[in-house]
Molecule: RNase P RNA; transfer RNA
Organism: Nitrosomonadaceae bacterium
RNA sequence: GAAGCUGGCUAGGCAGUCGCUGCCUUUUUUCAGUAAUGAAAAAUUGGGAGAGGAAAGUCCGGGCUCCAAAGAGCAGGAUGCCGGUUAAUAGCCGGCCGCCGUGAGGCGAGGAAUAGGGCCACAGAGACGAGCGUAUUAAGUUACGGUGAAACGCGGUAACCUCCAUCCGGAGCAAGACUAAAUAGGCAGACCUUGACGUUGCUCGCUGAGUCUGCGGGUAGGUUGCUUGAGCGUACGAGUAAUCGUGCGCCUAGAGGAAUGACUGUCCACGACAGAACCCGGCUUAUCGGCCAGCUUCACUU
RNA sequence: GGGUCUGUAGCUCAGUUGGUUAGAGCAGGGGACUCAUAAUCCCUUGGUCGAAGGUUCAAGUCCUUCCAGACCCACCA
Numbered sequence: 001g002a003a004g005c006u007g008g009c010u011a012g013g014c015a016g017u018c019g020c021u022g023c024c025u026u027u028u029u030u031c032a033g034u035a036a037u038g039a040a041a042a043a044u045u046g047g048g049a050g051a052g053g054a055a056a057g058u059c060c061g062g063g064c065u066c067c068a069a070a071g072a073g074c075a076g077g078a079u080g081c082c083g084g085u086u087a088a089u090a091g092c093c094g095g096c097c098g099c100c101g102u103g104a105g106g107c108g109a110g111g112a113a114u115a116g117g118g119c120c121a122c123a124g125a126g127a128c129g130a131g132c133g134u135a136u137u138a139a140g141u142u143a144c145g146g147u148g149a150a151a152c153g154c155g156g157u158a159a160c161c162u163c164c165a166u167c168c169g170g171a172g173c174a175a176g177a178c179u180a181a182a183u184a185g186g187c188a189g190a191c192c193u194u195g196a197c198g199u200u201g202c203u204c205g206c207u208g209a210g211u212c213u214g215c216g217g218g219u220a221g222g223u224u225g226c227u228u229g230a231g232c233g234u235a236c237g238a239g240u241a242a243u244c245g246u247g248c249g250c251c252u253a254g255a256g257g258a259a260u261g262a263c264u265g266u267c268c269a270c271g272a273c274a275g276a277a278c279c280c281g282g283c284u285u286a287u288c289g290g291c292c293a294g295c296u297u298c299a300c301u302u
Numbered sequence: 303g304g305g306u307c308u309g310u311a312g313c314u315c316a317g318u319u320g321g322u323u324a325g326a327g328c329a330g331g332g333g334a335c336u337c338a339u340a341a342u343c344c345c346u347u348g349g350u351c352g353a354a355g356g357u358u359c360a361a362g363u364c365c366u367u368c369c370a371g372a373c374c375c376a377c378c379a
Base pairs, nucleotide, nucleotide: 001298002297003296004295005294006293007292008291009290010289012267013266014265015264016263017262018261020050021049023047024046027043028042029041030039031038032037052273056284057283059282060281061280062279063278064172065171066170067169071204072203073202074201076168077167078166079165080164081095082094083093084092085091096110097108098107099106100105111163112162116161117160118157119156120155128153132145133144134143135142176224177223178222179221186215187214188213189212190211191210198206199205217378218377219376231250232249233248234247235246236245237244238243268271303375304374305373306372307371308370309369312328313327314326315325321359330346331345332344333343334342352368353367354366355365356364
């Protein structure tokens, strides 16, 4: 210098003007009260905040809520080298083994085929259990046998059934709780105290009076759940690492047809994928580029 | 936002326990019959089995990840 591998960071910047959604605040009006004050609504002054590394797919796992403060058995499902980590996982970390790569490294559903059952197309004389052919030997004693993924054998296949080990209750914020208004609290059918419905598919156990379907009618509202959390940053310590502990500091959207934008100026490397909707930890997929660190191979110079 | 399901020829569907070259009906093309058309009969075209990867000797079928599409879920009584 070229080509690569691994890990991490970033995701146009700055200034001005006009808006949008919450929060705090100033002032005014209304209501309650003698008053201090309190509550609600509207307007208003000022301040501060306002999408992501994937917010996505919903593929795993957990929190939270309801159903017996979740029960038993069977069935079913998931995982699968060994050890560790975590709230938990199919994630992550370390080690072994196998495959790929010159290498740094990458990939691996990687238990059991002597518990049992099934399958092994075509080709081939013969395809799973030993027989057959040729040669050989005292002797089914030994050797070879075209094809095929596998052939004369402790064969292969468990991302076929299965066995072993470990784990798993169901539904989901349209869960759930409170509340307002309106309507015809209607009609038909099915089941039901001989226990319906619900509780997982079945059985048991529990609960205990209505339940389900179709037609018809009404509302298309408000509050809460809702964001302080397995949170983020930093220092030290334990550990090979994932991770954990302690101290200090910080507060970082919470809407509800759904805000986070538009315009102007300027600079550059000319800006990709893409938009929160109960919340987290992972995985996978999409992504213009830029920067940093460690390492490998090749070539050249000293 | 949450949940469930589907994808095979232009359309509607089969495809069994993974097995040799994936079929059927309609549609399209050609021919026969007819004076001509329809109907009928015969022949025929057309598939990366939604995409990619994996397991396996072998994948439409088994597994994983994506893509596209469809359906259901508010409250009162």